Fluoride riboswitch aptamer (crcB RNA motif) from an Armatimonadota bacterium, 68 nucleotides, folded computationally.

RNA sequence: ACGUCUCCGGGCGAUGGAGUCCGCCCCUGCCCAAACCGCCGCCUGCGGCUGAUGACUCCUGUCGGAGA
Numbered sequence: 001a002c003g004u005c006u007c008c009g010g011g012c013g014a015u016g017g018a019g020u021c022c023g024c025c026c027c028u029g030c031c032c033a034a035a036c037c038g039c040c041g042c043c044u045g046c047g048g049c050u051g052a053u054g055a056c057u058c059c060u061g062u063c064g065g066a067g068a
Base pairs, nucleotide, nucleotide: 009026010025011024012023013022016059017058018057019056020055021054038049039048040047041046
């Protein structure tokens, strides 16, 4: 100097919050960085579609149906 591993910590997983679990990433003087930023068709210009979850549960918001 480089690579890997372990511990601690932080961040992320297409629209809000919380718990649990899972996955991914991580700068180290500054600037800076990574994970992440949905799907389909197509003339790459546009058009169409699903979902508040990464998964489960709850809350909130929204939409639809039924009853009182």